[in-house]
Molecule: transfer RNA
Organism: Alkaliphilus sp. B6464
RNA sequence: GGGUAUUUAGUUCAGUUGGUUAGAGCAAUCGCCUCAUAAGCGAUAAGUCACUGGUUCAAGUCCAGUAAUACCCA
Numbered sequence: 001g002g003g004u005a006u007u008u009a010g011u012u013c014a015g016u017u018g019g020u021u022a023g024a025g026c027a028a029u030c031g032c033c034u035c036a037u038a039a040g041c042g043a044u045a046a047g048u049c050a051c052u053g054g055u056u057c058a059a060g061u062c063c064a065g066u067a068a069u070a071c072c073c074a
Base pairs, nucleotide, nucleotide: 001073002072003071004070005069006068007067010026011025012024013023019057028044029043030042031041032040050066051065052064053063054062
């Protein structure tokens, strides 16, 4: 220098053919339970869907560019 893949909650990840209020596990907070802790059960909070622009009535999803990470080629 060229190419491929990934980027969504604190973390690990789903998200189908573009359309329903963006979700799950773990973690956190609160409550129940317990003599107490853990476990278990319930609830709550947590998101610039990497960034910028475009297409569309409508974009996490499609297109272009940029960035970061990993790998391949030279």